[in-house]
Two RNAs folded together computationally: RNase P RNA and transfer RNA, 444 nucleotides in total.
RNA sequence: GGAGUCGGCCAGACAAUCGCCGGGAUUGCGUACGCGCAGGUCCCGGAGGAAAGUCCGGGCUCCUUCGGGAAGGACGCCAGGUAACGCCUGGAGGGCGCAAGCCCAUGGAAAGUGCCACAGAAAAUACACCGCCUAAGCGCUUCGGCGCCGGCAAGGGUGAAAUGGUGCGGUAAGAGCGCACCGCGUAAAUGGCAACAUUUGCGGCAGGGUAAACCCCGUCUGGAGCAAGACCAAAUAGGGGAGUAUGCGGCAGCGCCGCACCGCGGUUCCCGAGCGGACUCCCGGGUAGGUCGCUAGAGGUAAUCGGUGACGAUUACCCAAGAUGAAUGAUUGUCCACGACAGAACCCGGCUUAUCGCUGGCUUCUACC
RNA sequence: GGGCGAUUAGCUCAGCGGUAGAGCGCUGCACUCACAUUGCAGAGGUCACUGGUUCGAAACCAGUAUCGCCCACCA
Numbered sequence: 001g002g003a004g005u006c007g008g009c010c011a012g013a014c015a016a017u018c019g020c021c022g023g024g025a026u027u028g029c030g031u032a033c034g035c036g037c038a039g040g041u042c043c044c045g046g047a048g049g050a051a052a053g054u055c056c057g058g059g060c061u062c063c064u065u066c067g068g069g070a071a072g073g074a075c076g077c078c079a080g081g082u083a084a085c086g087c088c089u090g091g092a093g094g095g096c097g098c099a100a101g102c103c104c105a106u107g108g109a110a111a112g113u114g115c116c117a118c119a120g121a122a123a124a125u126a127c128a129c130c131g132c133c134u135a136a137g138c139g140c141u142u143c144g145g146c147g148c149c150g151g152c153a154a155g156g157g158u159g160a161a162a163u164g165g166u167g168c169g170g171u172a173a174g175a176g177c178g179c180a181c182c183g184c185g186u187a188a189a190u191g192g193c194a195a196c197a198u199u200u201g202c203g204g205c206a207g208g209g210u211a212a213a214c215c216c217c218g219u220c221u222g223g224a225g226c227a228a229g230a231c232c233a234a235a236u237a238g239g240g241g242a243g244u245a246u247g248c249g250g251c252a253g254c255g256c257c258g259c260a261c262c263g264c265g266g267u268u269c270c271c272g273a274g275c276g277g278a279c280u281c282c283c284g285g286g287u288a289g290g291u292c293g294c295u296a297g298a299g300g301u302a303a304u305c306g307g308u309g310a311c312g313a314u315u316a317c318c319c320a321a322g323a324u325g326a327a328u329g330a331u332u333g334u335c336c337a338c339g340a341c342a343g344a345a346c347c348c349g350g351c352u353u354a355u356c357g358c359u360g361g362c363u364u365c366u367a368c369c
Numbered sequence: 370g371g372g373c374g375a376u377u378a379g380c381u382c383a384g385c386g387g388u389a390g391a392g393c394g395c396u397g398c399a400c401u402c403a404c405a406u407u408g409c410a411g412a413g414g415u416c417a418c419u420g421g422u423u424c425g426a427a428a429c430c431a432g433u434a435u436c437g438c439c440c441a442c443c444a
Base pairs, nucleotide, nucleotide: 001365002364003363004362005361006360007359008358009357012335013334014333015332016331017330018329020046021045022044023043024042025041026040027039028037029036030035048341052352053351055350056349057348058347059346060225061224062223063222066272067271068270069269070268072221073220074219075218076217077091078090079089080088081087092106093104094103095102096101107216108215112214113213114210115209116208129156130155131152132151133150137148138147139146140145164182165181166180167179168178169177183205184203185202186201187200188199189198190197191196229292230291231290232289239283240282241281242280243279244278247259248258249257250256251255261277262276263275264274285443286442287441299318300317301316302315303314304313305312306311336339370440371439372438373437374436375435376434379393380392381391382390387424395411396410397409398408399407417433418432419431420430421429
């Protein structure tokens, strides 16, 4: 100097003038004493690391609502973190890379059922295309052999994949047929909380792949969502039509009680509890106004301690937007990293995507001293 | 802000993992005085994009892009 890889920080800055939104103080006018005014003045504060996608998890609100079960859905190596998660951290196993590092929808195919097109003899009931053998048996023989019968899946071919792989022996030719090693299965011991690793022994070995195929196993799981929901005010037409359930008995003046029937979660089904006699649809009408929810939290910053780490504990300090036709805009000057992606709408924890720059560690290549 | 769905030929749509289809439209030929109809033949496709699973993906899974629909109250 080049290439790579893993992090951190920032998100134009400063000043002035005018203008917006929230809060506080003070004052003016009005007041039905609740308060009102785009009233005046001063002070404080005012978009993000992703505010984005709406992919996950919650808090919160409601469904008259609660329990159990099934279905459906989600996750899937092990151990931790967290309010929780499909997230994060560390490890095990596997893969990529010279390396620093990076990636992994990673339980089960010996519970069962499917699928593996085309090609190929054949893809599971495993039928032999090209081939190999003449051992045994039969026939022929010019005595070299040939044919039938029989044996084979080791060689070749097809394919993503062909019935474990390599080597030696054995055989007529072969084949786990036998042996050694590897692979597979299993038992024990050691290390580790565990996933798993190592060592030793046993077994010729269930033909392979596929579960982001159905499924089995384990864990979790009601639903809808701030346009949730609560309250106030105003106006009009409970106005019209259709459908389902409304039964019996007792007391009895209205009405009340019991049984049955029906209905009831923003339950898909079942059972139980509890509640109620109502519920559903169509046409049409009125208002489309205001307040709350709305920002003090699983909050932020710093230090110390514990932990490999995610993170946790203690102490101290701090309060950082709440709009609603939608607030931070315009102008001037200076500086330089010449400003990318881009604007909260109930609030948090993550993931994913977009992205200008500044800067640190590590790995490797090349050249020079 | 939240919820739901879609994307395949020029257009409208099918397509249930084995290599892309139909109708309309377009082009040519035949028929006709000519046009239309009709008959025959043909062209036209990155299945929105990227990655993954699988031997193999338009379809299965994850993400991105674009387009469309719904979400107030009284009675």
The coordinates come from a structure-prediction model, not an experiment, and the mean pLDDT is 78. It holds a member of the Rfam family "Bacterial RNase P class A". Rfam classes the family as a ribozyme.